A computed fold for a 144-nucleotide RNA from Allonocardiopsis opalescens, annotated as SAM riboswitch aptamer (S box leader).
Of the family's consensus pairs, 97% are formed in the model.
NCBI's taxonomy places the organism under Bacteria, Bacillati, Actinomycetota, Actinomycetes, Allonocardiopsis.
It matches the Rfam family "SAM riboswitch aptamer (S box leader)". About the family: The SAM riboswitch is found upstream of a number of genes which code for proteins involved in methionine or cysteine biosynthesis in Gram-positive bacteria.
C1' cells in the first nucleotide's frame, strides 16, 4: 500500500510544552487565545489480539481415547458407533502483555430505496423529518 473478516447511538482527561488551527474529504454545523494541531508526562476507558479460568456445544471440522466389524504374520490401516478429553465454536469472567481510544452517534449529511409532511402541481421534481441498505472512513485481527 491494497485484500478478507468483525465492530462503530456505550465508555474514559489532567498537567507541561507549543502558539493557530482542529473535527479524514466536500457541504453544514461545531470546538478553539478561558489556548487548536503536534510532542512529552501522568491518569483513565474498553476488551480486538495474546495469556488464564468457568459453563455449554458431537448438527458441521480436526485430534485423542474406547467399542464392534473388516484387513494384516504382527502392526500401520478401512468402515460404523460412542465419549466435549484436547483444539475449534458459543456464552461469561480475570489480568493488563500487543494495540486502540478518552467533545458532539463515525458530530450530521453526501449514493440509493421506502414512509410521512410541505411547495408546486397532471406527473417528474425541490425542501424537511424518520427508517433500511450501500459507499467512504476509523480501529482490530489475519494473510499478501
Nucleotide at each position: 500500500u491494497g485484500c478478507u473478516c468483525a465492530u462503530c447511538c456505550a465508555g474514559a482527561g489532567g498537567g507541561g510544552u507549543g502558539g493557530a488551527g482542529g473535527g479524514a474529504c466536500c457541504g453544514g454545523c461545531c470546538c478553539u487565545g478561558c489556548g487548536a494541531a503536534g510532542c512529552c508526562c501522568c491518569g483513565g476507558c474498553a476488551a480486538c489480539c495474546c495469556u488464564c479460568c468457568c459453563g455449554g456445544u458431537g448438527a458441521a471440522c480436526g485430534u485423542g481415547c474406547c467399542c464392534g466389524c473388516g484387513g494384516u504374520a504382527c502392526a500401520g490401516c478401512g468402515c460404523g458407533g460412542g465419549c466435549g478429553g484436547c483444539g475449534g465454536c458459543c456464552g461469561g469472567g480475570a489480568c493488563a502483555g500487543g494495540u486502540g481510544c478518552c467533545a458532539a452517534c463515525u458530530c450530521c449529511g453526501g449514493c440509493u430505496c421506502g414512509u410521512g409532511g410541505u411547495c408546486a402541481g397532471a406527473u417528474c421534481g425541490g425542501c424537511c423529518a424518520c427508517g433500511g441498505g450501500a459507499a467512504a472512513g476509523a480501529u482490530g485481527a489475519g494473510g499478501a

The sequence was found by an Rfam model in a public genome assembly.